């Protein structure tokens, strides 16, 4: 150097909950807050959730199409900071 590791430093991030915006709705933007996190980084592939239509006797279910959230459940990819055992 480089892989695994996660002490310690330096930087990051930013739940719940509030104010304000936007969307039918999952769910976001932005400001205050910090519960956490070594990728809480980036990607929607799997998975999950939402609409809208089809399905159905049905405004009930399974399901399948399209759209469309979510990587802070999980797993897949990929990319990176610091430096003690």
């Nucleotide at each position: 150097u480089c892989c695994a590791c996660g002490a310690a430093c330096a930087g990051g991030c930013a739940a719940a909950c509030u104010c304000g915006g936007g969307g039918u709705a999952a769910c976001u933007c932005g400001g205050g807050g910090a519960c956490g996190c070594a990728a809480a980084g980036c990607c929607a592939g799997u998975g999950c959730c939402c609409a809208a239509c089809a399905g159905g006797a049905a405004c009930a279910a399974a399901u399948a199409u399209u759209g469309g959230g979510u990587c802070g459940a999980a797993c897949g990819g990929u990319u990176a900071c610091c430096g003690a055992a």
A computed fold for an 85-nucleotide RNA from an uncultured Cellvibrionales bacterium, annotated as c-di-GMP-I riboswitch aptamer. It matches the Rfam family "c-di-GMP-I riboswitch aptamer". About the family: GEMM was predicted in a large-scale screen for bacterial structured RNA regulatory elements.